Transfer RNA from a Myxococcaceae bacterium, 72 nucleotides, folded computationally. Its Rfam family is "tRNA". Rfam describes the family as follows. Transfer RNA (tRNA) molecules are approximately 80 nucleotides in length. The source organism's lineage runs through Bacteria, Pseudomonadati, Myxococcota, Myxococcia and Myxococcaceae. The sequence is in RNAcentral, with records from ENA.
[in-house]
RNA sequence: GGCCUCAUCGUCUAGCGGUUAGGACGCUGGCCUCUCACGCCGGUAACACGGGUUCGAGUCCCGUUGAGGUCA
Numbered sequence: 001g002g003c004c005u006c007a008u009c010g011u012c013u014a015g016c017g018g019u020u021a022g023g024a025c026g027c028u029g030g031c032c033u034c035u036c037a038c039g040c041c042g043g044u045a046a047c048a049c050g051g052g053u054u055c056g057a058g059u060c061c062c063g064u065u066g067a068g069g070u071c072a
Stems, first nucleotide, its partner, number of pairs: 001071007010025004018055001026044006048064005
């Protein structure tokens, strides 16, 4: 340098072009307990960036950035 794949809450991870972007862990409030832990109920916080297509984009297309793989 060519080609391929990936980028979503603090972390891990789901998400047919269409209702509020879901789950686990974490953190946090409450219940429980003499206290802690466990358990139960709630809260918290996310689509890498810039364009395009579309009535509508996390999703499709192009580019940029970053990561990984492969060929030379």